[in-house]
Predicted 3D model of a 74-nucleotide RNA (transfer RNA) from an uncultured Pseudomonadota bacterium. Its Rfam family is "tRNA". It is annotated as a transfer RNA. Rfam describes the family as follows. Transfer RNA (tRNA) molecules are approximately 80 nucleotides in length. The coordinates come from a structure-prediction model, not an experiment, and the mean pLDDT is 83.
RNA sequence: CGUGGGGUAGAGCAGUCUGGUAGCUCGUUAGGCUCAUAACCUAGAGGUCGGAGGUUCAAAUCCUCCCCCCGCAA
Numbered sequence: 001c002g003u004g005g006g007g008u009a010g011a012g013c014a015g016u017c018u019g020g021u022a023g024c025u026c027g028u029u030a031g032g033c034u035c036a037u038a039a040c041c042u043a044g045a046g047g048u049c050g051g052a053g054g055u056u057c058a059a060a061u062c063c064u065c066c067c068c069c070c071g072c073a074a
Base pairs, nucleotide, nucleotide: 002072003071004070005069006068007067010026011025012024013023020057028044029043030042031041032040050066051065052064053063054062
C1' cells in the first nucleotide's frame, strides 16, 4: 500500500440494512423498604453518537475525506 470489522453515557453493548423523541444492562446519585446492611422498588444525573464536510424539512443512520483500535493478505 490492499482488504474486512469496529469507534454511541463511567463500563459492556443495541439502534444503521429501511433517515423521524438517542436506548438497554451494570455502575452512580437521591428516596422508599429494613433494627441495620445486602437484595428489592421508584425517580434522577450523565451523550455535541471518533473528527470535518456534503445531501435532506430532518442524519448515530446516506455520501466523501481524515484519525484511532483489531484482524486477514502481501